[in-house]
RNA sequence: UGAACGCUGGCGGCGUGCUUAACACAUGCAAGUCGAACGAAACCUUAAGCUUCGGUUUAAGGUUUAGUGGCGGACGGGUGAGUAACGCGUAGGAAUCUACCUUUUAGUGGGGGAUAACCCGGAGAAAUUCGGACUAAUACCGCAUAAUCCCUUCGGGGCAAAGCAGGGGACCUUCGGGCCUUGCGCUGUUAGAUGAGCCUGCGUCAGAUUAGCUUGUUGGUAGGGUAAUGGCCUACCAAGGCGACGAUCUGUAGCUGGUCUGAGAGGACGAUCAGCCACACUGGGACUGAGACACGGCCCAGACUCCUACGGGAGGCAGCAGUGGGGAAUAUUGCGCAAUGGGCGAAAGCCUGACGCAGCAACGCCGCGUGUGUGAUGAAGGCUCUAGGGUCGUAAAGCACUUUCAAUGAGGAAGAAAAGAAUCUGGAGUAACUGCCAGGUUUAUGACGGUACUCAUAUAAGAAGCACCGGCUAACUUCGUGCCAGCAGCCGCGGUAAUACGAAGGGUGCAAGCGUUAAUCGGAAUUAUUGGGCGUAAAGAGAUCGUAGUUUGUAUAGCAAGUCAAGUGUGAAAUCCCCGGGCUCAACCUGGGAAUUGCAUUUGAAACUGCUAUUCUAGAGUACUAUAGAGGUAAGUGGAAUUCCUAGUGUAGCGGUGAAAUGCGUAGAUAUUAGGAGGAACAUCAGUGGCGAAGGCGGCUUACUGGGAUAGAUACUGACGAUGAGGAUCGAAAGCGUGGGGAGCAAACCCGGAUUAGAUACCCGGGUAGUCCACGCCGUAAACGAUGAGAACUAGCUGUUAGGCCGUAGGCUUAGUAGCGCAGCUAACGCGUUAAGUUCUCCGCCUGGGGAGUACGGCCGCAAGGCUAAAACUCAAAGGAAUUGACGGGGGCCCGCACAAGCGGUGGAGCAUGUGGUUUAAUUCGAUGCAACGCGAAGAACCUUACCAAUCCUUGACAUACUUGGAAUCUUUUUGUAAUGAGAAGAGUGCCUUCGGGAAUCAGGAUACAGGUGCUGCAUGGCUGUCGUCAGCUCGUGUCGUGAGAUGUUUGGUUAAGUCCAAAAACGAGCGCAACCCUCGCGUUUAUUUGCCAGCAAGUAAUGUUGGGAACUAUAAACGGACUGCCUGUGCAAGCAGGAGGAAGGUGAGGACGACGUCAAGUCAUCAUGGCCCUUAUGGAUUGGGCUACACACGUGCUACAAUGGCCGUCACAAUGGGAUGCAAUACCGCGAGGUGGAGCUAAUCCAAAAAGUCGGUCUCAGUCCGGAUUAGAGUCUGCAACUCGACUCUAUGAAGUUGGAAUCGCUAGUAAUCGUGGAUCAGAAUGCCACGGUGAAUACGUUCCCGGGCCUUGUACACACCGCC
Repeated sequence: UGAACGCUGGCGGCGUGCUUAACACAUGCAAGUCGAACGAAACCUUAAGCUUCGGUUUAAGGUUUAGUGGCGGACGGGUGAGUAACGCGUAGGAAUCUACCUUUUAGUGGGGGAUAACCCGGAGAAAUUCGGACUAAUACCGCAUAAUCCCUUCGGGGCAAAGCAGGGGACCUUCGGGCCUUGCGCUGUUAGAUGAGCCUGCGUCAGAUUAGCUUGUUGGUAGGGUAAUGGCCUACCAAGGCGACGAUCUGUAGCUGGUCUGAGAGGACGAUCAGCCACACUGGGACUGAGACACGGCCCAGACUCCUACGGGAGGCAGCAGUGGGGAAUAUUGCGCAAUGGGCGAAAGCCUGACGCAGCAACGCCGCGUGUGUGAUGAAGGCUCUAGGGUCGUAAAGCACUUUCAAUGAGGAAGAAAAGAAUCUGGAGUAACUGCCAGGUUUAUGACGGUACUCAUAUAAGAAGCACCGGCUAACUUCGUGCCAGCAGCCGCGGUAAUACGAAGGGUGCAAGCGUUAAUCGGAAUUAUUGGGCGUAAAGAGAUCGUAGUUUGUAUAGCAAGUCAAGUGUGAAAUCCCCGGGCUCAACCUGGGAAUUGCAUUUGAAACUGCUAUUCUAGAGUACUAUAGAGGUAAGUGGAAUUCCUAGUGUAGCGGUGAAAUGCGUAGAUAUUAGGAGGAACAUCAGUGGCGAAGGCGGCUUACUGGGAUAGAUACUGACGAUGAGGAUCGAAAGCGUGGGGAGCAAACCCGGAUUAGAUACCCGGGUAGUCCACGCCGUAAACGAUGAGAACUAGCUGUUAGGCCGUAGGCUUAGUAGCGCAGCUAACGCGUUAAGUUCUCCGCCUGGGGAGUACGGCCGCAAGGCUAAAACUCAAAGGAAUUGACGGGGGCCCGCACAAGCGGUGGAGCAUGUGGUUUAAUUCGAUGCAACGCGAAGAACCUUACCAAUCCUUGACAUACUUGGAAUCUUUUUGUAAUGAGAAGAGUGCCUUCGGGAAUCAGGAUACAGGUGCUGCAUGGCUGUCGUCAGCUCGUGUCGUGAGAUGUUUGGUUAAGUCCAAAAACGAGCGCAACCCUCGCGUUUAUUUGCCAGCAAGUAAUGUUGGGAACUAUAAACGGACUGCCUGUGCAAGCAGGAGGAAGGUGAGGACGACGUCAAGUCAUCAUGGCCCUUAUGGAUUGGGCUACACACGUGCUACAAUGGCCGUCACAAUGGGAUGCAAUACCGCGAGGUGGAGCUAAUCCAAAAAGUCGGUCUCAGUCCGGAUUAGAGUCUGCAACUCGACUCUAUGAAGUUGGAAUCGCUAGUAAUCGUGGAUCAGAAUGCCACGGUGAAUACGUUCCCGGGCCUUGUACACACCGCC
C1' cells in the first nucleotide's frame, strides 16, 4: 500500500473494497413526466332528468390506460479498451452556436387541409404490419403584419406566432362564450449568463541494432460544405512540406489536480475524491434535436446468446445488486426517497440502484477494554543448578475495591426546515379579484432506528495473541539431533558439549493484532543539475585537419531577446501547511488564511550575456634577415661484413653443444690469398641528444618539399581565436592482390639431430612463405607518459639541446628535453611551471565480475577480419594501492660435527632386543618422518596382566551411611580335575570404660551407591617432546602514517649472544642471553676419625700395628682467586691481536637452567577430570594359556672376521656406588656353576678381586689354537612351580663370517676409540639403561656446495601461508 497469505481475534467511530477476462451474462430494478396542449376509452363520486327501480341519459369533478403533442431520455451513473494526440496541462486567440434562465424591444391577426388513437377488414407462430372509413390539438401548412433582424446590384427584396388556466364590473351572446384582466405559454429581436465547437505558443514515456518520410502531400486561386476558420472536399496551378533541436517506424501508456517517498532537487505512481478526454458486444453510418453521430434511440454488416410453426424475429450490466469464469485476491439479487441534488409539472405530486442509510470484510486509520489495590510460606508446579540455591514471582491463591465496554431492562435527542395544506395581517399593482411580495398562527412528513446518549441491575464476571532472542538488532539457558534433519534478509549456523536446527523454561518487541510475501521511494554522492569520476581501481578515441554546434580579447553608442524590479490577470475545488470551530478525545468533518515555486501581460532598469554599428592591438596570423635538425619524397653513389662462383697455397678434419649428433669434408672442406657476382643493412660518431601530429625517422651527395624555435623599440591584417558530434586524411608489425627481387635472417610436425616418460617446445643442422622494391588493399597494437586539446595562474635547485643578450671562471632570457623538490593534490603509490596543483572552454569515455568486445542486425573489406553492439543465465565478489608474515631451483651477511679435513662405526654374518606384517582362542594397549621402533617396560615362568578359554560372585575385591550378631584369628574335614567357591566340626575371647556402653574389626541383611586399564588427548588440567640453549619475543610513552602498521629491534663496527659501542625520533622497560646455583681444576683458614704418618718413641717375620702428631695426602665447611685488571699495538668506542704474571686467560671445563610461541605433537593406560557408555556386567574372583608364535621386512645393539691378535703363566695401578628378609671374608668340598660354613660389617673401618697394561712362552696367516652360533648329554642356583618360557656351569658339537653394494651415523680433547667396574629394577632373569674410573689419539685449508638456523633486502595472484595457489 485498493494488497494477498499464515496464526490469532473483544467493542466502537471514520474511511475503503475485481489492480486479473473492455470475459460471458439468468432475474429484478436504474428515465420519465405533463389531463393547466389534444381527441378518445374505462372506472368512481356528485347533481339533474327519465325509469319497468334492474338501470339509463346528460353535465361537472376525480383517478387510470394506450395514443397525438410538449419537455426530458446529450444530465446523472459506469469503465480506461483505444489514444504519444491540440488527447491532456497551462497561457492565449478569432471566424462561431447556445434549449431552459436573466435582460431589451415589438408582437401573439385571420384562415386551411390532414393524421394517430378508436372502428371495420386482411397477413403472420410471433415481433409486427397493410388496407378502408372517422377525428382533435400548443401537431402541420399557407395568408397578413415586420424591426436597430437577414439578403442586396443599395433601387429594393425576404422571414413569425398557439394557445391554456384563474378571476371579473360594465357591454354583447348561439349561454359554450365573446370581451377585459392576471399568470403561464408562443413568435421576432437586443444584451448577458451558462454550456459547447474551432485555432495557436509552450510542456507531455522508451528505442537510432528505426534515417530518411510525404502526392491531398505543402502552398495558391475559384467553388462546394459547415454554426464557424481551414485541403475539410473538388477542379486548376506551382513543387513544395517535415527531419540529428530526432521526422518516419516500433513498443508502452488515458491526461491532470494530486498520492507515496525524499532535507531538497528529484524518483515512482495516477485506486477512492475532483476537472478533462475517450468508450458503451465489434466495425460503419446517419436521423432527430439547442445540444448526439447518442450506454438502458435508429439503420447496415459481423461474432455470440435466446425464441421459432424454419418463413422470420429478439438481445447487448464498462448503471445497482447478483451469476458463471479468470485469479493470490475484492462485499447484499437489502431499506428509503426522510435529507441533498436532478427530470417533468402552475402545483399537489410522480420518477430517481444519483443519493441517504443499513449488511459483509481487522482491508486501513483512530479510540477504548480485557481489571485496580494489597498479598512471602517467597505455596504447589514447571525450568535450571556448583544440590546450597536460583527463576517464573506479587505472579497465583487469599483479602478488599471498581464496573468503562459487552449483557438485560427503562428512558430518549438532533438530523425538520423550507416548499406544501389551512388561516390571518401588511405592501405594490388593478376598476376589482385571483395571483405576486413580506410576516404571523396552526397542521402533516424520519429509511437509518431496538439510533446516539442517559439511568438502573448483576458479577471480576464474557474478552490476548503473534513474531523474535549468533551479529546487524532489544532479548539465554537446558534437552534432542550429529554436515543428518533443518535454518538463512546479509554474514553464515549444523561433522557429539549448537545462545543460529527442533522442543521446553525464561526473556525481548509489538499488541486486536503480529509475522511473511509482493511492490515503491529512501539510505545510494550507486547516473552525481544541486552532487561523481577517467596515470595504476571501470573509463582519454592511435593521431591530425575540419563542418554543424558550443564557447570567445578590448572600447564606445544603440536595441531590450535573456536577466532584474514592480503592478495586473490567471494558477478550479478538494488535498498539504497555519490559526480557529464541531463530534467526551482522536481519526473524521468544517470556517478563514497562507501557499500553488508556473504562464501571460503592462511599465521600468541597462551592469552582465545576446544582437546591430563603429574602434583598438595584448590573442591569432603574414612578410623580411640570420638559424638547428635521423622531418618527408625522388635520383645517384660509398666502404666494411655475410653468402655464392673462379683460381692458387694447404691437409684431415670442420662445424656445433651442457654433452653430443644430424650436417660439411680425401670428388680436397675448414683455414688462407687474389679476382668476380648479388642482395640487404648502414659499426664507430651516438648522447635520459635531435626532428615529426601520431605511426615513426640514422652511410654520403644532389633536387624538390612540410613544420618549428629565437632575435628585431621592423612592417602589415585586425578577434580572423579555442574545441570539435557526424566527415576526411595519415596510421608499426603481421596479413591479402598483381608484378619484380631474393645475400643474410626465418613462421610452417616443413625435413632431420638431440633432450625427455613423452617433447607437435626450449638447444643444434637445414629450410619455404615472408622480410626488400613498385602499385593497390587492410585499419589494428601494452598505437603507453596506460595521463584528450587549448588558455591563465602558483617556491626553487641541478644537468642538457637550439637561439639571443650582458659588465663573460659567470649570469640573464625565450623555446624544448631530463633529474630532484616546496605548497597543494592523491585511497596509497606517487604527481609537482612538461601537474595527477588552482581555475576556465570544448570534445571523448565509465557505472560490480563473468557471459562478451561475443550473438543477431546494419555498414566497411578480395579474404582474414574490422566498426557499431545486447540479452538470457550465473557469481558475491572481481579489482587498486599499501601492511605484516610465510615462501622463492632471488640477492647480501653470519652461525652450527652442516659440509670439508680426520678417527671409528652402521648397511653384509651370527645372536640379542624393539617394530611392522602374518598367524592365533588370545598373540592386551599405547608410541609412527626428524621429534615411534634396547620407546611407556628401573627387568611378562605364576603374580604383574589390562588379552583368551573355562568355572564362579552380584551392595560386590575397595569407600561412606543404617541394622543384626560375633572380637579377630587359627586348626581339621567334605565336594570339585584344580582354584576361587560352597558346606561341617573344633579351638579361641584382645583395648578403653562413668559398667550404660564405645572405638576398631569380621560376618549376615537392605538401600543409596561402589566399580570400569570402556570411548573421546579433536572437550581438558598437569606433565613431556620438538624447533632450540637458536637469539630472539614484546611492552609503556613519544614520533610518523587516513589506516593496517612503522619507529624503537634499522645502519656501521663487535660478540658465543638484541653481547657491547657509535650513529640515529626515539627514550626507557620486561621475558630471554650472560651472571647468580652445583661439580671439577689452585690456594688459604678451621676441623682430625674410621682417613694420613714428616719428625719423636715402642713393637712385629711383615703391615700406621701402638703411643703420639696435625706437617703432608685426603676428607668437608667457609673463604680467596680471573676482572681484558696490567703491558704493547690498533680502533671514536665497544672490542680485537700479542705478551707478562698465574694452578687456571679471555664464557677456564662440565652440568642444572629452555623466552613469546609452533606442531588440534604425545599421554583419558601414572594421576586428575567434563561429557558419553556398561551395571547378575564392559564390574569382581580363580585355574590354565597368551603377551616369548614366525615365510618375511626394518631400526637399535652385542660378538666377530684376527698377529696392534688368540691362548697359558708372571707382576702392577682406580673411581663411583651398594649392603640387615642384606653384603659376606679366611677355611674345606667340587674341573666348574656352586655348596658347607660363618670372622667382620648397621659401614672413609668389613664385603673388595679391577681389566686393558707389564714381563715371559706358544701359535705363523689357515675358516686356523680366529670365531663362537647351533645341537646333544650332564649339572648348579632362584623360586609353590623353570614344559610352553629363566640364568649359569662342564663335556662334546664347531654354523655364518676373511672388513661388508647403493646409502648412512657419531665425534673437535682428557673428546673419539678402547678397557674394565658399580648401581637401579629384581626371588631369579641385561648384549639394555644410568653412572664410574684406566689407557688415550687424528684433523679442521676453508665456507663454493648439501642440511638446519638467524638478520637485512627483493618479488608474490600465497595467508590452512609452496605439502600454497592455479

The prediction has a mean pLDDT of 83. This is a predicted structure of a 1366-nucleotide RNA (small-subunit ribosomal RNA) from an uncultured Gammaproteobacteria bacterium. Its Rfam family is "Bacterial small subunit ribosomal RNA". Gene Ontology terms of the family: ribosome and structural constituent of ribosome.